[in-house]
Model confidence (mean pLDDT): 90 of 100. A computed fold for a 352-nucleotide part of an RNA from an uncultured bacterium, annotated as small-subunit ribosomal RNA, central domain. It matches the Rfam family "Bacterial small subunit ribosomal RNA". Gene Ontology terms of the family: ribosome and structural constituent of ribosome.
Context: one part of a larger RNA
RNA sequence: CUGGGCGUAAAGGGCGCGUAGGCGGUCCGUUAAGUCGGCCGUGAAAUCCCUCGGCUCAACUGAGGGGCGCCGGCCGAGACUAGCGGGCUGGAGGGAGGCAGAGGAGAGCGGAAUUCCCGGUGGAGCGGUGAAAUGCGUAGAGAUCGGGAGGAACACCCGUGGCGAAAGCGGCUCUCUGGGCCUCUCCUGACGCUGAGGCGCGAAAGCGUGGGGAGCAAACCGGAUCAGAUACCCGGGUAGUCCACGCCGUAAACGAUGGGCACUGGGUCUGGGGGAGUUUCGACCCUCCUCCGGGCCGAAGCUAACGCGUUAAGUGCCCCGCCUGGGGAGUACGGCCGCAAGGCUAAAACUC
Numbered sequence: 001c002u003g004g005g006c007g008u009a010a011a012g013g014g015c016g017c018g019u020a021g022g023c024g025g026u027c028c029g030u031u032a033a034g035u036c037g038g039c040c041g042u043g044a045a046a047u048c049c050c051u052c053g054g055c056u057c058a059a060c061u062g063a064g065g066g067g068c069g070c071c072g073g074c075c076g077a078g079a080c081u082a083g084c085g086g087g088c089u090g091g092a093g094g095g096a097g098g099c100a101g102a103g104g105a106g107a108g109c110g111g112a113a114u115u116c117c118c119g120g121u122g123g124a125g126c127g128g129u130g131a132a133a134u135g136c137g138u139a140g141a142g143a144u145c146g147g148g149a150g151g152a153a154c155a156c157c158c159g160u161g162g163c164g165a166a167a168g169c170g171g172c173u174c175u176c177u178g179g180g181c182c183u184c185u186c187c188u189g190a191c192g193c194u195g196a197g198g199c200g201c202g203a204a205a206g207c208g209u210g211g212g213g214a215g216c217a218a219a220c221c222g223g224a225u226c227a228g229a230u231a232c233c234c235g236g237g238u239a240g241u242c243c244a245c246g247c248c249g250u251a252a253a254c255g256a257u258g259g260g261c262a263c264u265g266g267g268u269c270u271g272g273g274g275g276a277g278u279u280u281c282g283a284c285c286c287u288c289c290u291c292c293g294g295g296c297c298g299a300a301g302c303u304a305a306c307g308c309g310u311u312a313a314g315u316g317c318c319c320c321g322c323c324u325g326g327g328g329a330g331u332a333c334g335g336c337c338g339c340a341a342g343g344c345u346a347a348a349a350c351u352c
Base pairs, nucleotide, nucleotide: 004323005322006321007306008305012320014201015200016199017198021194022193023192025088026087027086028085029084030083031082033081034080035077036076037075038074039073040072041071048066049065050064051063052062053061054060091191092188093187094186095184096183097182098181099180103177104176105175106174107173108172109171110154115149116148117147118146119145120144121143125136126135162169163168206247207246208245209244210243211242215241216240220236221235222234223233258319259318260317261316262315263314266297267296268295269294270293271292272291273290274289275288276287277286301308302307325352326351327350334345335344336343337342
């Protein structure tokens, strides 16, 4: 130097944008840096290989021959890589016309329900559990009717469904806004892929300031249970959950499966678009073809098995991240970040 791996055994970065770098479609010309050939030089001796010789052999050693990665120079080759010049359209991007969607942000609006307040009716219980009790109620509860306040979440539709890079997104309307898919094949002409650092986004909990607070509910207080019960069950209940702005930056951030491209039998269901057929002209429905997405079953193949199987864990190429016995330990120390909580990076002794 080469050789192994990462769904579940150790191992895919939570996700994106993108810098350097690595890698990169097709045709022609050119240069000749890489590459290849020849020659020359250099490559000290020793070492190495071969042959012969010297110590009784060998190790050791003497002589001769060969070899010596790499390097320098000259001449040459021109396929491939690269540089330069020119061209192409299939990659990529753009244009035009359509389509679906809980994609994002802001504002406004709506009904059901819970709770609380006021009033009417009414008069003894209600609530809760395995059973109870704490609790609430004759100062009128619960039930029921009417009125009002406030906060949070949006039943049915809802799907094995859709959208988003991930986190995630679900009442209705309006405004602003991102992405995707299909059709035409009109334009640019490789403008591409990946991406160490970097930057941004990032559930829940938590933190700061100010608001809000219906329900729920860590902590906490009671009632039970129990040997005990700092729990599970019950009655209360504060942070919090909600909003604005600013932090935090973690997760079983999971498909426990990084991204891109190409290739490799089918069947079936489903969401979006285009086309053809069928049809009472059109449309709907139905059938078929095709592109994009979401599932299931499975050829070949892969796999330790389970399983994966055109949404690959198959066959290949490019780029990034990561693994190297268990514990110590995702810890200590140091550094960076944070208001803090803590996060990121990350050992060793010792031990099995």